Notes
This is a predicted structure of a 100-nucleotide RNA (SAM riboswitch aptamer (S box leader)) from Confluentibacter sediminis. Of the family's consensus pairs, 94% are formed in the model.
RNA sequence: AUGUUAUCAAGAAAGGUGGAGGGAUUAGACCCAUUGAAGCCUUAGCAACCCUUUACUUGUAAAGAAGGUGCUACAUUCUACCCGAAAGGAUAGAUAACGA
Numbered sequence: 001a002u003g004u005u006a007u008c009a010a011g012a013a014a015g016g017u018g019g020a021g022g023g024a025u026u027a028g029a030c031c032c033a034u035u036g037a038a039g040c041c042u043u044a045g046c047a048a049c050c051c052u053u054u055a056c057u058u059g060u061a062a063a064g065a066a067g068g069u070g071c072u073a074c075a076u077u078c079u080a081c082c083c084g085a086a087a088g089g090a091u092a093g094a095u096a097a098c099g100a
Base pairs, nucleotide, nucleotide: 003098004097005096006095007094008093013043014042015041016040017039021032022031023030026080027079028078029077044072045071046070049068050067051064052063053062054061055060056059076092081089082088
C1' cells in the first nucleotide's frame, strides 16, 4: 500500500514563524485569504476511537481525561453516479481500532 469494522449536518483558537495560496483529487458552483493562505512551532481547547473507573444482564450503560491518536471556517462546503417529489443509496475520501 491493500483488507475488516465503526463514525463523518454536533463540538472546540490564540500567539510565533512564513509570504500566496487554500477548502483531498477532476469539472462546475460557492466561499476563505495581504485586516496575512498553506506549511512548521508553541500554548490552549474540543471530542471520546483506543484508554481509566464503576455497575450489572459481559456487552452495554454511566462517569472521567493521565496516556496514544484525531480534530479546532463553511455538512466530507455543495453538485457530479443510481433511485427519486423528498428522504436515501453507491463510489471516492477522512479518522480510529484491529489484522496481515
Taxonomically the source falls in Confluentibacter (Bacteria, Pseudomonadati, Bacteroidota, Flavobacteriaceae).
The coordinates come from a structure-prediction model, not an experiment, and the mean pLDDT is 84.